[in-house]
RNA sequence: AUCGAAAAGGGCAAACCUCCCGUGAGGGAGGGACGCAAAGCCACGGGACUCACCGAGUCAGCCGGGCCGCCGAAA
Numbered sequence: 001a002u003c004g005a006a007a008a009g010g011g012c013a014a015a016c017c018u019c020c021c022g023u024g025a026g027g028g029a030g031g032g033a034c035g036c037a038a039a040g041c042c043a044c045g046g047g048a049c050u051c052a053c054c055g056a057g058u059c060a061g062c063c064g065g066g067c068c069g070c071c072g073a074a075a
Base pairs, nucleotide, nucleotide: 002075003072004071011036012035016031017030018029019028020027021026034061040067041066042065044064045063046062047059048058049057050056051055
């Protein structure tokens, strides 16, 4: 470095519910855990989705890519 343990200490939080924001996709907060080794961050490529639709948006928990990062068994 690859890798990812029936390891340790921790972390995040799907559906659903409540409140708020947004035309909407969706977002924020609280509750809640299906899962996650980048489920941390970035719309760069593909993809999906939305609209006051042809140019503006949303999704990083769809895939790829970029940047950063905790732990350390085996190989």
About this RNA:
c-di-GMP-I-GGC riboswitch aptamer from an Acidimicrobiaceae bacterium, 75 nucleotides, folded computationally. Taxonomically the source falls in Acidimicrobiaceae (Bacteria, Bacillati, Actinomycetota, Acidimicrobiia). The coordinates come from a structure-prediction model, not an experiment, and the mean pLDDT is 88.